[in-house]
RNA sequence: AACUUAUCACGAGAGGUGGAGGGACUGGCCCUAUGAAACCCGGCAACCGCUAGCUGUAUGUAAUCCAUACUGACUAGAAAGGUGCCAAUUCCUGCAAGGCAUUCAAUUGUCUUGGGAGAUGAGGA
Numbered sequence: 001a002a003c004u005u006a007u008c009a010c011g012a013g014a015g016g017u018g019g020a021g022g023g024a025c026u027g028g029c030c031c032u033a034u035g036a037a038a039c040c041c042g043g044c045a046a047c048c049g050c051u052a053g054c055u056g057u058a059u060g061u062a063a064u065c066c067a068u069a070c071u072g073a074c075u076a077g078a079a080a081g082g083u084g085c086c087a088a089u090u091c092c093u094g095c096a097a098g099g100c101a102u103u104c105a106a107u108u109g110u111c112u113u114g115g116g117a118g119a120u121g122a123g124g125a
Base pairs, nucleotide, nucleotide: 003123004122005121006120007119008118013041015040016039017038021031022030023029025094027092028091042086043085044084047082048081050077051076052075053074054072056070057069058068059067060066090117095114096113097112098111099110100109101108
C1' cells in the first nucleotide's frame, strides 16, 4: 500500500515558537500578515483500553446459592494509558436514481436517497 468493520450535523485557546501558506484530489467556494503549515503548551471527544453493573456461556460445587473465567449492536462512570481531533456537515462537489422549478425539447437550477472518494479508530493477514 491492500482487506474487514464502526464512525464522520455535536465538541475543542483572544497561549508560545514560527514565518507563507492552507482547506486530500477535481471544479468551486473559502481561510490566511488582525498572521498559513509545522512544533510546543492547552483543550475536545471517548474508538481501543480501564472501573462497576447487567445478560449469556463455561468450569468448580449436592446446588437454581456462590466463586472464577469468558461474553455482549448492553447500562453507567472516570479519563491514568494507546490513538484521534480542535474554521466552515468530510466546507460544497465529482457517479446513479427520483422529486420540484424552468424549457416545445435539449439544457439548466434545486432538493432527497444511494453510491464513490477521503479521514479516524479497531481487527485480521
This is a predicted structure of a 125-nucleotide RNA (SAM riboswitch aptamer (S box leader)) from Fictibacillus arsenicus. The model forms 97% of the base pairs in the Rfam consensus. The source organism's lineage runs through Bacteria, Bacillati, Bacillota, Bacilli and Fictibacillus.